[in-house]
Context: one part of a larger RNA
RNA sequence: UUGGGUGUAAAGUGUCUGUAAGUGGCUUUUUAUAUCCGCCAUCAAAUCCCAGGGCUCAACUUUGGACAGGAGGUGGAAACUGCCAAGCUGAAGUAUGAUAAGGGCAGAGGGAAUUUUUAGUGGAGCGGUGAAAUACGAAGAGAUUGAAAAGAACACCAACAACGAAAGCACUCUGCUAGGCCAACACUGACACUGAGAGAUGAAAGCUAGAAGAGCAAAUAAGAUUAGAUAUCCCAGUAGUCCGAACCAUAAACAAUGGAUACUAGGCAUUGUGUAUCAACCUAUGUAGUGCUGUAGCUAACACGUUAAGUAUCUCACCUGGGUAGUAUGUUCAUAAGAAUGAAACUC
Numbered sequence: 001u002u003g004g005g006u007g008u009a010a011a012g013u014g015u016c017u018g019u020a021a022g023u024g025g026c027u028u029u030u031u032a033u034a035u036c037c038g039c040c041a042u043c044a045a046a047u048c049c050c051a052g053g054g055c056u057c058a059a060c061u062u063u064g065g066a067c068a069g070g071a072g073g074u075g076g077a078a079a080c081u082g083c084c085a086a087g088c089u090g091a092a093g094u095a096u097g098a099u100a101a102g103g104g105c106a107g108a109g110g111g112a113a114u115u116u117u118u119a120g121u122g123g124a125g126c127g128g129u130g131a132a133a134u135a136c137g138a139a140g141a142g143a144u145u146g147a148a149a150a151g152a153a154c155a156c157c158a159a160c161a162a163c164g165a166a167a168g169c170a171c172u173c174u175g176c177u178a179g180g181c182c183a184a185c186a187c188u189g190a191c192a193c194u195g196a197g198a199g200a201u202g203a204a205a206g207c208u209a210g211a212a213g214a215g216c217a218a219a220u221a222a223g224a225u226u227a228g229a230u231a232u233c234c235c236a237g238u239a240g241u242c243c244g245a246a247c248c249a250u251a252a253a254c255a256a257u258g259g260a261u262a263c264u265a266g267g268c269a270u271u272g273u274g275u276a277u278c279a280a281c282c283u284a285u286g287u288a289g290u291g292c293u294g295u296a297g298c299u300a301a302c303a304c305g306u307u308a309a310g311u312a313u314c315u316c317a318c319c320u321g322g323g324u325a326g327u328a329u330g331u332u333c334a335u336a337a338g339a340a341u342g343a344a345a346c347u348c
Stems, first nucleotide, its partner, number of pairs: 004319003007302002012316001014201004021194003025088004031082001035077006042070002049065006092188003096183002099180001103177007110154001114150008125136001163168001206247001208245001210243001215241002220236001223233001258315006266293011297304001321348003330341004
């Protein structure tokens, strides 16, 4: 390489958009690139294979014949693929109507709690732990009442629920804005799927210079524990956490399951939206999701099972014994931290 694979054994890019490229619905026509068939000439000899001959046999040698395959020329076929042309409506999209939603961005408002300050009441402890101590407190703490300020997060509702490409998203209201689903069937008419490179986005931590800083809290320091205690526990506490701007580009970025399309038993629950019913509920039924259970099938098993890990097709990414090692080296990116790409010797 072929072949085989990628939920858990090695292996699905974190996610999306999209260039090249690959693949691509139905009907009719043209053509003959690919495809198929016939004929012509050709692919030295030897070798290999088959049928004979000659050495007493055999090895050996010799005569004849190929099979298969390649490339060239020429004449045909037209179902499939491609090409040309014309159509179609089921894919896809646009318009219309209705609708659900923590989708995004910005602005405004709110209450509970915490901490601090201030003014009272009051007068000895408080706090913390397995037990203590450090700490705080007669310069009046803790407790309690009134007032004020600040920052961060939004109890209940809350769900196995909703939305988003993923990361993610929840106090309330307003403005702007993206997408989805459903219905009816008006319009376009294959305009589609995947997608190497590329671009965008990407939790937390981290970084740059600002602003902010209530609580929490790496580092640090004190007290305990202990043989020791650079930990666990406790009293403090700085970066950070929060905000706007610029970077970083990684996570068990997980459903450890790439995307798209078609087909293949059901049952139950739930969200959105239709139809039937005059109407609410209920019921029946359609559709798009979200879950549980389960048949066939599949799987090494666990399990999966119309939301497939089943049956098929298209396409991208990735894997090829363990360690060395996601290391070295080189290159690219980054302010840095580092990220991306990524071996070998040797060893078992």

The part of an RNA shown here (small-subunit ribosomal RNA, central domain) has 348 nucleotides and comes from Reutealis trisperma. It matches the Rfam family "Bacterial small subunit ribosomal RNA". The RNAcentral record of the full RNA draws on SILVA.